Overview
The prediction has a mean pLDDT of 79. Two RNAs folded together computationally: RNase P RNA and transfer RNA, 390 nucleotides in total. It holds a member of the Rfam family "Bacterial RNase P class A".
RNA sequence: GCAGUCGGACGGCUGAUCGCGGGCAACUAGCUUUGCAUGAGGAAAGUCCGGACUCCAGAGGGCGCCGUAGCAGGUAACGCCUGCCCGCCGUGAGGCGAGGAUCAGAGCAACAGAGACGAGCCGGUUCAGUCCGGGUGAAACGGGCAAUCUCUACGGGGAGCAACAUCAAGUAAGCAGUCGUUUGAUUCCGGCCCGGAAGAAGACUGCGGGUAGAUGGCUAGAGGCGUCGCGCGAGCGGCGCAGUAGAUGAAUGAUCGGCACUGAGAGGGGAAACUCUUUCAGCACAUAAUCCGGCUUACAGACCGGCUGCAGUC
RNA sequence: GUCGCCGUAGUUCAACUGGAUAGAAUAUGGCCCUCCGAAGGCUGUGAUGUGGGUUCGAGUCCCGCCGGCGGCACCA
Numbered sequence: 001g002c003a004g005u006c007g008g009a010c011g012g013c014u015g016a017u018c019g020c021g022g023g024c025a026a027c028u029a030g031c032u033u034u035g036c037a038u039g040a041g042g043a044a045a046g047u048c049c050g051g052a053c054u055c056c057a058g059a060g061g062g063c064g065c066c067g068u069a070g071c072a073g074g075u076a077a078c079g080c081c082u083g084c085c086c087g088c089c090g091u092g093a094g095g096c097g098a099g100g101a102u103c104a105g106a107g108c109a110a111c112a113g114a115g116a117c118g119a120g121c122c123g124g125u126u127c128a129g130u131c132c133g134g135g136u137g138a139a140a141c142g143g144g145c146a147a148u149c150u151c152u153a154c155g156g157g158g159a160g161c162a163a164c165a166u167c168a169a170g171u172a173a174g175c176a177g178u179c180g181u182u183u184g185a186u187u188c189c190g191g192c193c194c195g196g197a198a199g200a201a202g203a204c205u206g207c208g209g210g211u212a213g214a215u216g217g218c219u220a221g222a223g224g225c226g227u228c229g230c231g232c233g234a235g236c237g238g239c240g241c242a243g244u245a246g247a248u249g250a251a252u253g254a255u256c257g258g259c260a261c262u263g264a265g266a267g268g269g270g271a272a273a274c275u276c277u278u279u280c281a282g283c284a285c286a287u288a289a290u291c292c293g294g295c296u297u298a299c300a301g302a303c304c305g306g307c308u309g310c311a312g313u314c
Numbered sequence: 315g316u317c318g319c320c321g322u323a324g325u326u327c328a329a330c331u332g333g334a335u336a337g338a339a340u341a342u343g344g345c346c347c348u349c350c351g352a353a354g355g356c357u358g359u360g361a362u363g364u365g366g367g368u369u370c371g372a373g374u375c376c377c378g379c380c381g382g383c384g385g386c387a388c389c390a
Stems, first nucleotide, its partner, number of pairs: 001310008010301001012259007020039002023036004027030001041285001045296002048294005053160004060194004065156005070084005085099001086097004100151002105149002107145002117142001121134004164216004174207006186198003209389003224241007261282009315386007324340004333370001342358005363379005
């Protein structure tokens, strides 16, 4: 220098004008003024895992069902992360792995092949089924497949902020069916059973009807940054610092400049590397909706660092 | 927002417990038949949504994406 691999961090900055959300303040108290500060992401996405939280009385047992699977550690928890072992891929840095059990039992193996799962068959050999070999095929004289059933270990009660609580408004306070009134309908949103709890003259389902409003939950959190200590590491602990997004068809934007970055064109300088001026174009993926930890997927451009291979020079 | 379901020719369906080259009907192209057309006959084209994994072998089993569809408010 070229090619590659792993990790970290970013993903525009700024001025003017206009505008939006919620908050605070003011008075001239508004057909919604004025001022002030403040207002999206690394994935806010997919909703794939795990939790917090809320309700189901408390969340019990058994069968079933579902999930996970090397060993150890981290964590609130996980199917996540870290370290190590093993296997496969790669020259290598490195990457990938549902990586327990087939001496408990069952099942499967197309075509080809004499024979496909349980030992027989063929050839040679030996004292002796004693030993060796057998065209096909992924697999042939011994095994393979558990992302087939199954077994083992561990985990899982259900629903989800449209949870849930309070208030307001409104009606045909309607009709039909089923079950039930203590020998218990129904409910505890799941497949069944047991046990338990609530429980009534009503409960459920269907049709029809009404409202589609307000408030709480609602954001400071297993949080961020810095530093010190412990640990190989994921992380853990101490100290310090800064800091109100909470909307509800849903705000965080638009226009015009300047700068930065990238690409292309034109012109100038220079031996060259390169540099200066100017014009045009581009500037991604995507937008919170109860909140966190992960995973996966999307992403123009661009920065930093570790390491590997090849080539050249010293 | 949340919970669930489904993707096979242009269309409607098959494909057994994973087994060879995914099979029909219809649509469509060509040829035959006819004076011409329809019908009919012969023949062709055409698909597992996509990317991986497990397996000897995947439409089928597992995982990630993509696309489509549906349910769920409160009151009485």